[in-house]
RNA sequence: CCUUAGAGUUUGAUCCUGGCUCAGGAUGAACGCUAGCGACAGGCUUAACACAUGCAAGUCGAGGGGCAUCAUGAGGUAGCAAUACCUUGAUGGCGACCGGCGCACGGGUGAGUAACGCGUAUGCAACCUGGCUGAUACAGGGGGAUAGCCCAUGGAAAUGUGGAUUAACACCCCAUAAUAUUAUUUGAAGGCAUCUUUUAAUAAUUAAAUCAUUCGAGGUAUCAGAUGGGCAUGCGUCCUAUUAGCUAGUUGGGGGGGUAACGGCCCACCAAGGCAAUGAUAGGUAGGGGUUCUGAGAGGAAGGUCCCCCACAUUGGAACUGAGACACGGUCCAAACUCCUACGGGAGGCAGCAGUGAGGAAUAUUGGUCAAUGGGCGCAGGCCUGAACCAGCCAAGUCGCGUGAGGGAAGACUGCCCUAUGGGUUGUAAACCUCUUUUAUAAGGGAAGAAUAAUGACUACGUGUAGUCAGAUGCCCGUACCUUAUGAAUAAGCAUCGGCUAACUCCGUGCCAGCAGCCGCGGUAAUACGGAGGAUGCGAGCGUUAUCCGGAUUUAUUGGGUUUAAAGGGUGCGUAGGCGGUAUUUUAAGUUAGUGGUAAAACGUCGGGGCUUCACCUUGAUUGGCCAUUAAAACUGGAGUACUAGAGUACAGACGAGGUAGGCGGAAUAAGUUAAGUAGCGGUGAAAUGCUUAGAUAUAACUUAGAACCCCGAUAGCGAAGGCAGCUUACCAGACUGUUACUGACGCUGAAGCACGAGAGCGUGGGUAGCGAACAGGAUUAGAUACCCUGGUAGUCCACGCCGUAAACGAUGAUUACUAGGUGUCGGGGAGCAGAGACUGCCCGGUGCCGCAGCCAACGCAUUAAGUAAUCCACCUGGGGAGUACGUUCGCAAGAAUGAAACUCAAAGGAAUUGACGGGGACCCGCACAAGCGGUGGAGCAUGUGGUUUAAUUCGAAGCAACGCGAAGAACCUUACCAGGCCUUGACAUCCCCCUGGAUGGCCCGUAACGGGGCCGGCCUUUCGGGGCAGGGGAGACAGGUGGUGCAUGGUUGUCGUCAGCUCGUGUCGUGAGAUGUUGGGUUAAGUCCCGCAACGAGCGCAACCCCUGCCCGCAGUAGCCAGCAUUUUAGAUGGGGACUCUGCGGGGACUGCCGGGGACAACCCGGAGGAAGGCGGGGAUGACGUCAAAUCAUCAUGCCCCUUAUGGCCUGGGCUACACACGUGCUACAAUGGCGCCGACAGAGGGAGGCGAAGCGGCGACGCGGAGCGAACCCCAAAAACGGCGUCCCAGUUCGGAUUGUAGUCUGCAACCCGACUACAUGAAGCCGGAAUCGCUAGUAAUCGCGGAUCAGAAUGCCGCGGUGAAUACGUUCCCGGGUCUUGUACACACCGCCCGUCAAG
Repeated sequence: CCUUAGAGUUUGAUCCUGGCUCAGGAUGAACGCUAGCGACAGGCUUAACACAUGCAAGUCGAGGGGCAUCAUGAGGUAGCAAUACCUUGAUGGCGACCGGCGCACGGGUGAGUAACGCGUAUGCAACCUGGCUGAUACAGGGGGAUAGCCCAUGGAAAUGUGGAUUAACACCCCAUAAUAUUAUUUGAAGGCAUCUUUUAAUAAUUAAAUCAUUCGAGGUAUCAGAUGGGCAUGCGUCCUAUUAGCUAGUUGGGGGGGUAACGGCCCACCAAGGCAAUGAUAGGUAGGGGUUCUGAGAGGAAGGUCCCCCACAUUGGAACUGAGACACGGUCCAAACUCCUACGGGAGGCAGCAGUGAGGAAUAUUGGUCAAUGGGCGCAGGCCUGAACCAGCCAAGUCGCGUGAGGGAAGACUGCCCUAUGGGUUGUAAACCUCUUUUAUAAGGGAAGAAUAAUGACUACGUGUAGUCAGAUGCCCGUACCUUAUGAAUAAGCAUCGGCUAACUCCGUGCCAGCAGCCGCGGUAAUACGGAGGAUGCGAGCGUUAUCCGGAUUUAUUGGGUUUAAAGGGUGCGUAGGCGGUAUUUUAAGUUAGUGGUAAAACGUCGGGGCUUCACCUUGAUUGGCCAUUAAAACUGGAGUACUAGAGUACAGACGAGGUAGGCGGAAUAAGUUAAGUAGCGGUGAAAUGCUUAGAUAUAACUUAGAACCCCGAUAGCGAAGGCAGCUUACCAGACUGUUACUGACGCUGAAGCACGAGAGCGUGGGUAGCGAACAGGAUUAGAUACCCUGGUAGUCCACGCCGUAAACGAUGAUUACUAGGUGUCGGGGAGCAGAGACUGCCCGGUGCCGCAGCCAACGCAUUAAGUAAUCCACCUGGGGAGUACGUUCGCAAGAAUGAAACUCAAAGGAAUUGACGGGGACCCGCACAAGCGGUGGAGCAUGUGGUUUAAUUCGAAGCAACGCGAAGAACCUUACCAGGCCUUGACAUCCCCCUGGAUGGCCCGUAACGGGGCCGGCCUUUCGGGGCAGGGGAGACAGGUGGUGCAUGGUUGUCGUCAGCUCGUGUCGUGAGAUGUUGGGUUAAGUCCCGCAACGAGCGCAACCCCUGCCCGCAGUAGCCAGCAUUUUAGAUGGGGACUCUGCGGGGACUGCCGGGGACAACCCGGAGGAAGGCGGGGAUGACGUCAAAUCAUCAUGCCCCUUAUGGCCUGGGCUACACACGUGCUACAAUGGCGCCGACAGAGGGAGGCGAAGCGGCGACGCGGAGCGAACCCCAAAAACGGCGUCCCAGUUCGGAUUGUAGUCUGCAACCCGACUACAUGAAGCCGGAAUCGCUAGUAAUCGCGGAUCAGAAUGCCGCGGUGAAUACGUUCCCGGGUCUUGUACACACCGCCCGUCAAG
């Protein structure tokens, strides 16, 4: 100086663990949509699959013989000529051939290779090197062939064969020669072991080529250099141990061969080695590196283009030539494939550049040029060069530019979209004004890339060299670039918009179509699908897919864990290994510092420079590795010396269910025998199987057998763990305490290995009392292969041998040190004391509990750590598949150990929280049960519902909490349903225009009815213009809808439940969800009150305040009352009265106030007194937070959707009243506590004017006539009934019961057929108290009796009220149901109607 980001998803919520997924970057990419330009770089990742065609390595005539071809010259023939043909190697040149050099470079590919292949650092005293450079020396003589050419000949061809002849810088021989090589001898120097270098001497051996003839180019030998190569070594270099042993040339030796050279490279002989848990061998995969991508880094992944190295050239093998190859465009052999063929035989190798086919999601032109750079040959000109340089194609990448810029609000119109219809948005966007011209088009100009060429001239000096000048040559390309003209003119898309993640609305669709990276959207109001408008992001691109890194600290060196989430080995001993006490001396391997070498270039970073800028190119600087060297000595290691604190030994003491073997004991059980005794025993929830009159069970005595050891006995003891329990003996082992003495780090851990290891199981042989898998029987049950019962075999026991596993657990590896305490207990040992103890205090070792700091996700752990540190071992990396499969090892077997993958899910999981639930616990309440009384369920009828039917039987309500419910009253109406007939601005509202004042109303005609037609009469007000009101006609906005959605809603209601609960503020506790308060002890009907308490207060509920009723008082006294007084028609009728009843209003009264007892002296409870009433006096109204997507769109209101000559409106008729059947709620009964007849008595609360309707009269009656009184404490409805008295019936389908039916009537109403109520007479059904089951009620209650009212023309057995008569029972809370509080468990949270397992079936 630079540098580290997270989010979604498990839950009702929380914290944690943990996986999955996303946001970033990258690519030789591909696909979809789209596309203006340029620069730079890139382009078969798959079939090292097969290849048509062309090209990619030639050159040298200054090496040679020559002359097929071309050109020139000369000659000849033909011809006037042009020209054609022939001869001539004479000349330029030159096919083929001999010869030289090159072809081993350049170019391609990555198949093989896990290797000294590559990288890095060294070594060769064990090596080679053509061409190039330097140096020294030399080149004398000779010879024989051969290709070509020619002749002959085989073959289809490829290609040969034979003969003759010929040359060389081709080949061979002789000579010369050393600083060469070899051998021998000799001296010296050096080093690295074998050795190396070197002086001198002797001997032997080996060379050469010429061409040009102006310059020149070559040749031979030797040495040296440079370059290039060869070999060896250290270190590094993927996965698998379900690959653990591999190796005979294997390891080594001296000897030989071979090589440029070392070497088992090869060979004979000798020895028996070599490698391996630090991973040999085997298997799989793979060219390696510079580098590239990512990352904060450490790392992880990759190795395309460029550079270096290696390997390969259809597959396998082999050598030849050569300086160099075991050779991509050479040879030979074998193989596969393709092609030619006359079938005899031949030819070929694109992983060179283009190109073709194939494969594939996928990758380009059969282009130009040697101008530059470079390569080969040549003296050179030059030739060759798919190396290279350029161009073409491709958005496949990176970078740059453009598609215009400024102004412009009436925020224009229109369109699209939205809307609350006001408007908003698209949007400064457009139009319009001004400006620019990159790009485009056209025209014109126009580079750089090219220079030290050849050659010529000049200058310098001595042949020859050096310098200067002139000097041809450009594929790209008339390209880049520049100038001018024209004119905004030629140029924008893609993805996304639920959260993560920037960006929102409408319409369509309706768990469909579809979306989706994860969570998840879609079942009629989808910001998640499809479209549109708008918005967001990026932009000539944008998305998707694939792959890599990141995020992921999710393999953790940096930088994780293992009690319960995945994870401690069952335990010990112990090998290798790892780690290791105190002091000191030394060494220098690790370590640290300096210096040097290397670390190719390119790349990366930084500083400069060049293309207009950028990308790009270029230049300089920069490199943590390895090697060498010098120094230091703290720490670690090595070596030495010493020590005692770790560890161990010895001695003494005491301890224990420690182990092994032997002996002994009593109780119990079973069996046997005997005695005595009689009918059962046994067993269970209840039974049965079983045993028993052949004498059981129970009882007693004796005998036998095997197994186990009561009490003591204990979070007591011992042991490494498993485990160990009667008493006793022997042997063995152990920790502990105490004291010193001794050894002197001897220690800790421990992969392999070895040993031990409950129970069950296995083998052999014993034993077998009890118990008891399997099995049998009996029960239970839907079944019961179980639980229960009766039997019972293995086994349990002993000896020996296997097995080797367990929730083998403290779910907690071993060792060491340190870090508050308190209190028990076991073993051992000291100390203190006027006092000697059942005293006090201390130390060591074990074993428990509580608790601080600290830790932990929490629970919890806490000197016996899960704290703080150190060392070593073992193990974990999402759930399932699976501890499974395969392989291997062990085992007699059973099985154990080791131990995957495909596939699949988005979770699985831990701890804690709040609820809900439990055939968990504790406490409490309720007509919840129990105790009672009366019902329902059976009958008939009424009514509601289901079902069925129907043109319609309108709709809703559905366990409790629908079903005499909406409906406090369907003949029409109601009415919403059905059939038919009609209307279309409408039956109803507002607005506009015209007409009328002949509206409203009455009458008539017509219709099934509404609609329709006709006649009569007739508004108000005024400033006289008109206004108001009403009707008719018309146009359109609109009306209308009991159409849908109660799961879009408001309001209202039901229910838990009149249950006692539900919450908040502040504080405190907890990481948090949350807790506390609200829990606890009492008490209450009550979260009512009291006490206590990290809580203190508060709110909604409870209670009270309100109404009715029960007692009393005061005031008032009519239409109510009448004690006393008077009148009287005897009726409170009248005068009077307020006493009483009653009515209205207002007060009082009851508060645990008093007494006694209980209780914490509290709250409160029990009893009592007084009182009309006593502990809430009785009843009502009053319903917390919430639950049930509870009910209602048909009371009403309302969003959205739907209908608009109809799903709206009017009318007639029908239906809602149907009827095989099922259910609910009721009424009436079944009779004598009764029915019937006659007589007699006592209420309360209500209603009444389109009303109640008296008396009187008529009718058997319903009722009719009548019309007094009353808008009511006055009159009427109105008779109360049960009851009482008298009479009758006599237990029966009846004098019970009244259904049903017939006839005749009454009333209401436009109208009683479908379809009203009532009356009379007649008829006289079922039914004799009701199965399983089930409902209500705790006192003026149940039961029973009648009366009234609302609705209403009429039509209650329903509903809402009223009074009369008037009980029984409650021991109690075990059980059923519901509820409340606390607690506990939980894998539940749409919450037990939950969740979830197995089998079967379907798909």
Molecule: small-subunit ribosomal RNA
Organism: uncultured bacterium